[in-house]
Context: one part of a larger RNA
């Protein structure tokens, strides 16, 4: 000098863009953050409507008949999105390869199929336990729920054949046996279901190389290293197991200890290098702490389950409930870090045929000079070089200083008034066109704005509403007076201060930067 997720002191007009618990992965009140589908199902608790009965009427009762729909069964989603950096020195990450050892819901393409039969259960109803949380028993019932049989280009085993390679081997064809499917709905076009093959995407696994400090850590290791055989897995493998062998790693740093998420990148530097990994993106790990599996295409699952532990809460003392490292917010810690805001309008996600519903993802708004950038606090003229201040060699002069006053001008900004966007593409529905005709495709019209009466524009007024901070001995731009008298104090280094201090404190003046300026901390 540059830089910062900064803090502190003094000061402070505005806008745009960005950023905002670096400390206690400390504890959390409250609200919200994952639902959706009635075009899968049985139904009808509540709401609206219809109908019926009683009544003059108000109204009451009945009725799933319609719109819909709480709870329930079922499907899809909840493994994404969002948060944090505890752990991890590791195939965790980065980069380059491999899988002849693998999986992949939804999506796309191709081929084939959808035949027959059976069963249970929730809700509801009845009974009953408990303070509650929550149950228990009995009876009934539906489905795209569950099961059985048939068939199948798949799988397994056996036999035969062809081709190929990268070592274990791979690919294809034929035969026999065994095993494995399905669900309806319909406006009859479809939508949906099953199997197989292929694609795409996403993931799993393996390997080469790279990846911090300590040798004042030198030896480490028994599932340890390998083999045979099995189990397990989507898959290879001591991943696990029985038996056999005694190997395996290490000064090219094993083992141990400390520290740490990694990368793209960021800062600095002429570069080489050094330092950092906040915001954004990719990967990993974690969800009070530790462990475990279930479901599922996918989890060993932040707002799922079970167990243990610590803590907090409720209790009728028998027993129960909870997990903000989601968004806000609270306490604590700290030098220090924001609102218990608005909207699904846009983008994206889940479900749905759609309308739509949900979405603290997201988009906006609020707070903070935390940073970067931009703008303003006027412009021109104006010498009696005014008054006042300060200084001097003092009837005078210098300086503040064109500075002010005064004259003229402008109106960014501000205040008032008026207007006022873009973000909106489309959906339902409609018009037209196309074909292989459909709830098809293309195109044109056609609702919807949180932000917000915001940005922006016009107009009126009036220099009006707007300057500080640090420094002035040398380094280092900028000097005098007064006070103090090794005191009070300053200080980054050298050093100032003991009676004329340009170094302390004040004043005048000057210099630097400027809505900031200094100090502190850290990195180069």
């Nucleotide at each position: 000098g540059g830089a910062u997720g900064a803090a502190c002191g003094c000061u402070a007009g505005c806008g745009g863009c960005a950023g905002g618990c670096u400390u206690a992965a400390c504890a959390c009140a409250u609200g919200c953050a994952a639902g959706u589908c009635g075009a899968g199902g049985g139904g009808c608790a509540g709401c609206g409507g219809g109908u019926g009965u009683a009544g003059c009427a108000a109204u009451a009762c009945a009725u799933g008949c319609c719109g819909g729909c709480g709870a329930c069964c079922g499907g899809c989603g909840c493994a994404a999105g969002g948060g944090u950096g505890c752990g991890u020195a590791a195939c965790g990450c980065g980069u380059g390869a491999g899988c002849g050892a693998c999986a992949u819901g939804c999506c796309c393409g191709u081929g084939a199929c959808c035949g027959g039969g059976g069963g249970a259960u929730a809700a509801c109803c009845g009974a009953u336990g408990g303070a509650a949380a929550c149950g228990u028993c009995g009876c009934c019932u539906a489905a795209c729920c569950c099961c059985c049989c048939a068939u199948a280009u798949a799988u397994g085993c056996g036999g035969g054949g062809a081709c190929c390679g990268c070592a274990u081997g791979g690919u294809c064809c034929c035969c026999a046996c065994a095993u494995g499917a399905a669900a309806a709905u319909u406006c009859c076009g479809g939508u949906g279901g099953u199997c197989a093959c292929g694609g795409a995407u996403u993931g799993g696994c393996u390997c080469g190389c790279g990846u911090c400090c300590c040798a004042u850590u030198a030896g480490g290791u028994a599932g340890a290293c390998g083999g045979c055989g099995g189990g397990g897995u989507a898959a290879c493998g001591g991943c696990c197991c029985a038996c056999c062998g005694u190997g395996c790693c290490g000064a090219c740093g094993a083992u141990g200890g400390g520290u740490a998420g990694g990368g793209g990148u960021u800062c600095u530097g002429a570069g080489a290098g050094g330092a950092a990994g906040g915001u954004c993106c990719c990967c990993c790990a974690c969800a009070a702490u530790g462990g475990a599996a279930c479901u599922g295409a996918g989890a060993c699952a932040c707002g799922g389950u079970c167990c243990a532990u610590a803590c907090u809460c409720c209790u009728a003392c028998g027993g129960g409930a909870g997990g903000c490292a989601g968004c806000a917010g609270u306490g604590a810690g700290g030098a220090a870090u924001a609102u218990u805001g608005g909207u699904c309008a846009a983008u994206g996600g889940g479900c749905g045929g759609a309308a739509g519903c949900c979405u603290g993802a997201a988009c906006c708004a609020g707070c903070c000079a935390u940073g970067c950038c931009g703008c303003g606090u006027g412009c021109g003229g104006g010498a009696a070089g005014a008054c006042g201040g300060c200084c001097c060699u003092a009837c005078g002069g210098g300086u503040u200083g064109u500075a002010a006053a005064c004259c003229g001008c402008u109106u960014u900004u501000g205040u008032g008034u008026g207007g006022g966007a873009g973000c909106a593409a489309u959906a339902a529905g409609g018009g037209c066109g196309u074909c292989g005709c459909g709830c098809a495709c293309g195109u044109c019209c056609g609702a919807u704005g949180a932000g917000a009466g915001u940005a922006c524009c016009a107009u009126a007024c009036g220099a009006a509403u707007a300057a500080g901070c640090a420094u002035c001995g040398g380094c280092u731009a900028a000097c005098u007076c007064c006070g103090u008298g090794c005191c009070a104090g300053c200080a980054g280094c050298c050093g100032c201060g003991g009676u004329a201090a340009u170094a302390c404190g004040g004043a005048g003046g000057a210099u630097g930067c400027g809505a900031g300026c200094g100090u502190u901390a850290u990195c180069c």